The RNA shown here (transfer RNA) has 74 nucleotides and comes from Emiliania huxleyi CCMP1516. The sequence is in RNAcentral, with records from Ensembl Protists and Rfam.
[in-house]
């Protein structure tokens, strides 16, 4: 330089061939428990779905481009 995968909650990862609420387990808060703590129960809070455009009534998804990771290739 080329090709090809991927980015979604603090982390690790699901998702929907484009539709009215974006989830999971870990962690976090509070609560119940319990002499206390820890497990286990309940119950919240936290996302510009990497960024700009275009398409479209409607994009987290489809199309071009950035950026950054990972792999292959030269």
């Nucleotide at each position: 330089g080329c090709c090809g995968g991927g980015c979604u909650a603090g982390c690790u990862c699901a998702g929907u061939u484009g539709g009215u609420u974006a989830g999971a387990g870990c962690g976090u808060u509070g609560g119940a428990u319990u002499c206390a703590u820890a497990a286990c129960c309940c119950a919240g809070a936290g996302g510009u779905c990497a960024c700009c455009a275009g398409u479209u009534c409607g994009a987290u998804c489809c199309u071009g481009g950035u950026g950054c990771c990972c792999g292959g290739c030269a």

Overview:
Its Rfam family is "tRNA". Rfam describes the family as follows. Transfer RNA (tRNA) molecules are approximately 80 nucleotides in length. The coordinates come from a structure-prediction model, not an experiment, and the mean pLDDT is 82. NCBI's taxonomy places the organism under Eukaryota, Haptista, Haptophyta, Emiliania, Emiliania huxleyi. RNAcentral records the identical sequence in 2 taxa.